[in-house]
Context: one part of a larger RNA
This record gives sequence, C1' cells and structure tokens, in this order.
RNA sequence: CGUGCGUGGUGGAUGCCUUGGCAGCUAGAGGCGAUGAAGGACGUUGUAGACUGCGAUAAGCCCCGGGGAGCCGUCAAACAGGCUUUGAUCCGAGGAUUUCCGAAUGGGGAAACCCACCUCUUUUAGAGGUAUCGUUAACUGAAUACAUAGGUUAACGAGGCGAACGCGGAGAACUGAAACAUCUAAGUACCCGCAGGAAAAGAAAUCAAACGAGAUUCCCCUAGUAGCGGCGAGCGAACGGGGAGUAGCCCUUAAGUUACAGCAGGUUUAGCAGAAUGCUCUGGAAAGUGCAGCGAUAGAGGGUGAUAGCCCCGUAUGCGAAAGGCCUGUUGUGAUGAAAUCGAGUAGGUCGGGACACGUGAAAUCCUGACUGAAUAUGGGGGGACCAUCCUCCAAGGCUAAAUACUCCUAGCUGACCGAUAGUGAACUAGUACCGUGAGGGAAAGGCGAAAAGAACCCCGGUGAGGGGAGUGAAAUAGACCCUGAAACCGCGUACGU
Repeated sequence: CGUGCGUGGUGGAUGCCUUGGCAGCUAGAGGCGAUGAAGGACGUUGUAGACUGCGAUAAGCCCCGGGGAGCCGUCAAACAGGCUUUGAUCCGAGGAUUUCCGAAUGGGGAAACCCACCUCUUUUAGAGGUAUCGUUAACUGAAUACAUAGGUUAACGAGGCGAACGCGGAGAACUGAAACAUCUAAGUACCCGCAGGAAAAGAAAUCAAACGAGAUUCCCCUAGUAGCGGCGAGCGAACGGGGAGUAGCCCUUAAGUUACAGCAGGUUUAGCAGAAUGCUCUGGAAAGUGCAGCGAUAGAGGGUGAUAGCCCCGUAUGCGAAAGGCCUGUUGUGAUGAAAUCGAGUAGGUCGGGACACGUGAAAUCCUGACUGAAUAUGGGGGGACCAUCCUCCAAGGCUAAAUACUCCUAGCUGACCGAUAGUGAACUAGUACCGUGAGGGAAAGGCGAAAAGAACCCCGGUGAGGGGAGUGAAAUAGACCCUGAAACCGCGUACGU
C1' cells in the first nucleotide's frame, strides 16, 4: 500500500409521515370604489424583531344574538400586571373609529411629503369645503342691437381596480406549403373601447320544395360529406334528423324588465342535543391478544403513548336566529321600455373592398368607402348567374327569460393525483433572501420524543468549544448539527498478501 472481516466518521439517499399543493364534482357568489376601492407606507401589545389583527377609540370600542369557564393572537417560554358567573376570552349580525399615500380629487410632488385659501366653532386647536369631465337648471354675458359663444353657481352622475368568460374596433409574424409570392398560421397573439353575471343572438323581407316547417342559443349526427383550394398545403358547410331549453311582444302608451316599501314562505350568516364496554395477557404505553357484553336512521372521518362503532371530537337524526343578506310569490308606488307617424338617400345599381366553408369565380346572399338611386301591398324581397311560372316571406324601428361560456372568490365532498430534487416558484418569516439602473429574474430551507421528562449535580477544559460520568426516557448510536441513516469519500483494529 492492497484485499477480507469487524468497528467508526462523513454524507443525507431510502423508507415512513404531512401542516402544503394538484385535478375535479356539487352548491353559493359573481363584483369593490368619491360614504374614498384594490394595493400600500407608517404606526399600534408592559417588550427588540417578524407574522396576524387593528388605526391616534390602533391584537381594539358600542350594541344585538350564540356560548359557558377560563382568558389577555402566533413564532415563544418566563416575568410583571390585569379581565372574568354583574357571563370574560371566543363565534355570528349590525354599528362607531378608520393616520398618510393611492382614481386621489384644494395646488404642487422625487407615492406615503411640501404649501394653501374659504366657512364655522368651544380659536396655540378642531370640523367642513375648494379637482376634472358630462347632464340638467339658474344667474350672468362679448365682438354685435336681439342673441349666441364664454363665465359663475347649484344638483346629479362619471373616473380607478378586478381571474377567466362576452361583444365591438384595430390587427401581426414565426410557422405550413418540405423554397416562396396567392394561400396557411388567423381574424389567432398583442393593443384599445364597453358591459354583464352571464354576454351576444332572437320572434322570418327565414328555410323548404310542390310535402311542409315555424324566434334565438347550445349539444349529438348529417360529415371530413357537398364544396372551396398556386384544385397545392390545406379550409370546410348547409338542408334534414335527434336532444337541452322554451315565450312571446310593442311602436298614441303595451308585453316585458326593474327599484323601493308592506306581507307570506324558503334559504343563508353563530349554534344545540346526539346511542353503546368491561376484565385479562404482552408491552414504556392497548386501541392489539383472550373472554364476556352493548349500540347502530350513528361501521364518514380525525384524535388519543401500537390497529378504538361503544375514550374524545364528531357522524345518522332532530332542533335553532334578536339582527343582517339572498330567493320566490303577492300588493302598492315609481322608473324603464319611448324612437321612427310601418320605417328613403333606404332597397337596388356601377366601381373598390370585406364577410359568408365559397380565394371573382357562372357567384347568388350579407356589410359598405365613392358615385348614383326606386316602388309603396294593384307594392316589394328571396328561392345560389339570369328570365318566366310557382312557392314563400314583408327589409330599411324596438324589447325579451331559459337552455350556453367562465371561476379571482366561499363551503362541502371526491381522487388507480404528488408526498419535500415530487406537488404551486413558495408545506418553513416566499414572490421572501438575493441579483439587476430598470423592465424583470428569483432560490435554498419539513421530521427529537408519547410527553421536554430538553440532561440537576460532579470532572477535564480558556468562568470556552467539545467531551466523560450521573440522571430522564421504552430507546440518548432518539441529545437539540436530534426518526430511519444507503453510496461515494476518510479512519481505527485485526488476518493475509506484497
């Protein structure tokens, strides 16, 4: 030095666990905001920090309910001081307070700061008001006589935020076509406007085909069919059938929708009651073993020193609201519908675009930038060029629930979903630490034990670190760098080889 065996160190794999995630289902809710939001800054407990809560009334104040013995939030124990059966802490409804920034709105501003004016009051102080835009009204009021523009004031409304879903405006490229230009990707992404709990659409100038149907929306077929297409890549219907759900109406005053108030019913926001087991053995511990019982409209689940129907919380079932919210019905009052005199610069035409599955094509139909331009029910539109016949409908005004889409959020439940390099980036002081001028990027990090019983006391040592005894514990090779403790890597002892 190597190999074997034994025994350690290091390291943190593996096993087990789960506070956290992921994906759904069923209900609810679908908004918050000038009565100042979302989001923050700074404060706030007897206390240095962080989180949570709260706001100078600051882990809280008032009140109405629930509840019934302890409590003064968590990390996080101790001390000090308090509260509480005259009902605290805690839970729910309502109310008060709610600094400063932030749409931020008195002016400014390098957010959480600076500087004002007016009115009132109990005047070193406090309260209220003072942004802009729009609508309405009143008062004023130029050039310019009447007027108008403008100005002032008042009332009311708006503004900002929010995950997806919706409608509209505007609108790519990579890519595919094995290159690329029509085409595709795609009316997608991104941007903008606006709204609702859904939105949009909607009661035939619709389809059909010689029979008829009867608003819209969504699903399954029809069907990858008919078609479109450098007839390439690709794109891709409808008629009809079956379902979900159904609802119709109006324009000289209405169907419907909706606000508020009263009444009735239901539901929700705290809760309450809630059956039934003992002994023995093993063990540190019984829920395990053995024996003998009991309850079940309750053997869902969780906890308890190992695996508990009968120990605890619960569960089945039954019951419960002073106050608030929501839903339904009904009554009353109000609002909306409400704009056109049944739809004229419209239908139609020409040119240029766009939408229709349909790329201009034989291209109907729909929208319209330019130019034109009818008829008036004895009329007009459509039936895929166009014409005739026939059939069918009545444009150029308006309203309308449900079936449909989505989930920032609340509750319950489920999983041949994950189990700490997984599952959210985040199980832990995580969008934190840290990086970046900034937009932005973005971690690592869980586990003693049933219970701290967290090692009194002694010894070595620097009044150390660390260790040895003692003690606790079932276990300390469970000792806080703490469950298990693999491998790489590094020792010690021993045997053999060299």
Source information:
The part of an RNA shown here (large-subunit ribosomal RNA, domain I) has 498 nucleotides and comes from a bacterium. The full RNA is in RNAcentral, with records from ENA. Rfam family: Bacterial large subunit ribosomal RNA.